[in-house]
Molecule: transfer RNA
Organism: Sphaerochaeta halotolerans
RNA sequence: GGGGCCAUAGCUCAUCUGGUAGAGCGACUGGUUCGCAAUCAGUAGGUAGAGGGUUCGAGUCCCUUUGGCUCCAGCA
Numbered sequence: 001g002g003g004g005c006c007a008u009a010g011c012u013c014a015u016c017u018g019g020u021a022g023a024g025c026g027a028c029u030g031g032u033u034c035g036c037a038a039u040c041a042g043u044a045g046g047u048a049g050a051g052g053g054u055u056c057g058a059g060u061c062c063c064u065u066u067g068g069c070u071c072c073a074g075c076a
Base pairs, nucleotide, nucleotide: 001072002071003070004069005068006067007066010025011024012023013022019056027043028042029041030040031039049065050064051063052062053061
């Protein structure tokens, strides 16, 4: 220098063919308990790494860019 993959909630990950973004764990509140744990019910929490474009509509398609992993090539 060239190619591929990944980036979505605090963490681990889903989200099919573009149509109002979800699960588990964790956090918080409440019930059960003398209390804790466990368990049950509920609540909050992300505009999807960043910027731009296409579209009525983008996490999803296109371009640029940042970071990580990896393969190839070059130099020493």